This is a predicted structure of a 162-nucleotide RNA (Lysine riboswitch aptamer) from a mouse gut metagenome.
RNA sequence: AUAGAGGCGCGGAGCUCAUGAGUAUCCCCCGGCAAGGUCAGGCAGCCGCUGGGAGAGAAAGGGAGUACCGCCGAGGGAAGACAAGGGUGCCUGCCGCUUGUUUUUCCGGGCCGUCGGGAAAUACCCGCCGGACUGUCACAGUUUUUCUCUGUGGAGCGCUAU
Numbered sequence: 001a002u003a004g005a006g007g008c009g010c011g012g013a014g015c016u017c018a019u020g021a022g023u024a025u026c027c028c029c030c031g032g033c034a035a036g037g038u039c040a041g042g043c044a045g046c047c048g049c050u051g052g053g054a055g056a057g058a059a060a061g062g063g064a065g066u067a068c069c070g071c072c073g074a075g076g077g078a079a080g081a082c083a084a085g086g087g088u089g090c091c092u093g094c095c096g097c098u099u100g101u102u103u104u105u106c107c108g109g110g111c112c113g114u115c116g117g118g119a120a121a122u123a124c125c126c127g128c129c130g131g132a133c134u135g136u137c138a139c140a141g142u143u144u145u146u147c148u149c150u151g152u153g154g155a156g157c158g159c160u161a162u
Stems, first nucleotide, its partner, number of pairs: 001162004007072001009071004014066004025056002028053006036047003039093006075107011086095002108134002111131003115127004136154006
């Protein structure tokens, strides 16, 4: 450099379904209130606010199933920088909002559990720690040798083949 392996392996977009939710929102009726709301401040613009009742009634993010595609640092996490968009318009700021690019750093892999964080959530995701398992290599033991088995340790910057 090329080709590979790990297995409840990784990522992506599609379809279906549930959840979200009888929520947001809209319309109508009855009552109460007059200060406020719109990310912060200023100016401007826009909107009344709230309780009850009747009716109509979503979506996104997150998830499950299914089949497909690309893959095996697959990919994921944390911290930072920059850019674009969004948060009514302009100025100055801000955002624990979204997306993209990039830097540094951590993690071999999935599973289970405690705790913490995210989330509408008991789903699910992420992280620390613990546990057994699993692939791989090294070392030690077992074995006449090989194969195998047992133990300990390392990390994907690894391992196998050429």

Of the family's consensus pairs, 100% are formed in the model.